Source information
Predicted 3D model of a 688-nucleotide part of an RNA (large-subunit ribosomal RNA, domain II) from Gangjinia marincola. Taxonomically the source falls in Gangjinia (Bacteria, Bacteroidota, Flavobacteriia, Flavobacteriales). It matches the Rfam family "Bacterial large subunit ribosomal RNA".
Context: one part of a larger RNA
RNA sequence: GCCUACGAGUUACUAUAUCUAGCAAGGUUAAUCUGUUAAGCAGAGCAGCCGUAGCGAAAGCGAGUCUGAAUAGGGCGCUAUAGUUAGGUGGAGUAGACGCGAAACCGUGUGAUCUACCCAUGGGCAGGUUGAAGCUUUGUUAACCCAAAGUGGAGGACCGAACCCGUUGACGUUGAAAAGUCUUGGGAUGACCUGUGGGUAGGGGUGAAAGGCCAAUCAAACUCGGAAAUAGCUCGUACUCCCCGAAAUGCAUUUAGGUGCAGCGUUGUAAUAUAAGUUUUAUAGAGGUAGAGCUACUGAUUGGAUGCGGGGGUUUCACCACCUACCAAUUCCUGACAAACUCCGAAUGCUAUAAAAUGAUGUACAGCAGUGAGGGCAUGGGUGCUAAGGUCCAUGUCCGAGAGGGAAAGAACCCAGAUCAUCAGCUAAGGUCCCCAAAUGUAUAUUAAGUUGACCAAACGAGGUUGGAUUGCAUAGACAGCUAGGAUGUUGGCUUGGAAGCAGCCAUUCAUUUAAAGAGUGCGUAACAGCUCACUAGUCGAGCGAUCCGGCAUGGAUAAUAAUCGGGCAUAAAUAUACUACCGAAGCUAUGACUUCUAUUUUAUAAUAGAGGGGUAGGGGAGCAUUGUAAUUGAGUUGAAGGUGAACUGCGAGGUUUGCUGGAUCGGUUACAAAAGCAAAUGUAGGC
Repeated sequence: GCCUACGAGUUACUAUAUCUAGCAAGGUUAAUCUGUUAAGCAGAGCAGCCGUAGCGAAAGCGAGUCUGAAUAGGGCGCUAUAGUUAGGUGGAGUAGACGCGAAACCGUGUGAUCUACCCAUGGGCAGGUUGAAGCUUUGUUAACCCAAAGUGGAGGACCGAACCCGUUGACGUUGAAAAGUCUUGGGAUGACCUGUGGGUAGGGGUGAAAGGCCAAUCAAACUCGGAAAUAGCUCGUACUCCCCGAAAUGCAUUUAGGUGCAGCGUUGUAAUAUAAGUUUUAUAGAGGUAGAGCUACUGAUUGGAUGCGGGGGUUUCACCACCUACCAAUUCCUGACAAACUCCGAAUGCUAUAAAAUGAUGUACAGCAGUGAGGGCAUGGGUGCUAAGGUCCAUGUCCGAGAGGGAAAGAACCCAGAUCAUCAGCUAAGGUCCCCAAAUGUAUAUUAAGUUGACCAAACGAGGUUGGAUUGCAUAGACAGCUAGGAUGUUGGCUUGGAAGCAGCCAUUCAUUUAAAGAGUGCGUAACAGCUCACUAGUCGAGCGAUCCGGCAUGGAUAAUAAUCGGGCAUAAAUAUACUACCGAAGCUAUGACUUCUAUUUUAUAAUAGAGGGGUAGGGGAGCAUUGUAAUUGAGUUGAAGGUGAACUGCGAGGUUUGCUGGAUCGGUUACAAAAGCAAAUGUAGGC
């Protein structure tokens, strides 16, 4: 992991709601007794309980009563009558209360054959090394002291087996072993090791102290019991079909993953018919948002005018006085700001009234719930960085609980809400070269970058290209190119070492000859020279410049495994505008079938018509199967149950028939009662 068996809302009592039955202003017996029986049933039993009257704390009074001085007012009642006893069902309470699951707590006992420490009594420690004290002798001393040699054999001394331990590394890790093996290592006459017997016991022991050890168990052992402890937590909770169908919000909570009340769901009942609800239109309202505005307030604020007052300076003994490109009040002009500003002020939304449309959608009460972790997107905001697949509100929507088509692939983006069947049709979003259903469609443009082809990009740059607008020049010849000229007074004056068009300064930058030629546009020289430009003529022969606004391209353009529009690929199969056809979904239509509700007809869950049938938590309804009991009715050795195949049948749970096997019991109908349905619980047991 699979298979088989077992495996979870039960039972008793109490009160409650509903259904069914009996009786009914009444209903009903309990214990007990009597009779009888196979279980059991029948009768007696009216004690008690509920209801028929309430109010008051009570005495008590009573359709009233209490409060009160009250005949007032007010509270609760009456005026309006259905209960009660059983049984079924739903949920609740008390009990283990749907099942399994703690860590723990308490009580009685059992343990020191492991291990910790202690007591008593025994045992063990190869071999080698070092050589303390003391003693002897000699030397030495006045005598000691001291020195040397010898002797001696001390030590939590040294090296190292047994023994004890466990430092290092490897192996082992479903091991040979629930702690080992090999290697290496520490102690090895001692605070040493060890045998036997004994002692200390669970909030207790023992501990050279690690919370260590106390029988493979220790921050409180083990056993049994309280005990089915408790678990706002996790997991699991078993057949079918039909109808409806949520919530993830508010308030409160030793409350935040729990719960109570409300909200939202479902089922039943009731009332209302010019009704409640919803929508539209019209009318009447409340309000201070968006916007806007601010010589309309509060606050903030640009520039200018005026310059109260102040600062600085001059002067003075002081006061005055004067000056100031400084600051600056008020006022005026001008520009502009605000969630906690408003002289103003919408659209929506909200309230009311009227009309119309719709037709159980609305309301109340009662039974039963679940939810109270929400999420994305769009819009209006707070917070944050106008960051986040962030966070907190509001309005809407979808996912949640929603399948189908599109977006390559995707919870919530676009389209669209799946009762079932069909080898029928039309469309939506989106598409129509191939993958891939349908246009290699029509018309006009753009792009040359594979830009682009539904998933990234800016400031800024640029004779890319294209369209539009305005404007200038041009056959009296424009623009570009080529040929030629581009001169003279003069090297203008000044300055300067020099300054001659061209270092710099000055200006009546003037005049002459001219077709034209600046007291000079740039290069150049030390200064000249030289080259060139403006300007002019000729040649050529038709367009040439400037500015602004658009389209599409272009640079800017850098990310970690080699790349990609979904791919192939495409110069259209890209982009823009317009148009036509087609494809395209569980949408709509067509045909048939099932089923729910409403209406009508009706003997009839029969017919007709209309509207419905996505669905998690959850509510409601109808059924199937298993075991047994009662009644009734059947089958079976000419083969029951069970097993294993097949066919038929029912929307389904299932059912029927039959072949083989099997070898003795088993069904149908009605009613009742349950140890009444398994895929999951790291479920339990067995098998593989």
Annotation:
The full RNA is in RNAcentral, with records from ENA.